c-di-GMP-I riboswitch aptamer from Sterolibacterium sp., 91 nucleotides, folded computationally. The organism belongs to Sterolibacterium, within Bacteria. Its mean pLDDT, the model's own confidence on a scale to 100, is 79.
RNA sequence: ACUGAAACAGGGCUUACCCCGGCGAAAGCGGGGGACGCAAAGUCACCGGUCUAAAGAGCGCGGAGCGCUCCACGACAGCGGGACCGCCAGG
Repeated sequence: ACUGAAACAGGGCUUACCCCGGCGAAAGCGGGGGACGCAAAGUCACCGGUCUAAAGAGCGCGGAGCGCUCCACGACAGCGGGACCGCCAGG
């Protein structure tokens, strides 16, 4: 450097769901449990994708303000690609 996830060692992670006087406008996140699954389901938003739309912009409506639309500087690494690092085994 390549290959594999059958076995061995230590085991690890945690979809759904449940709990929390938690964080957040929301999407979502954090902590505890859980066990569908995962050989990178480890890390990173670089590319595509998806979710959300507070702020901002536009439009409408006497006003305060409300509604609609657009929009990521917010998220998702368990959507795909990419980068970096790594356990066990094999030749």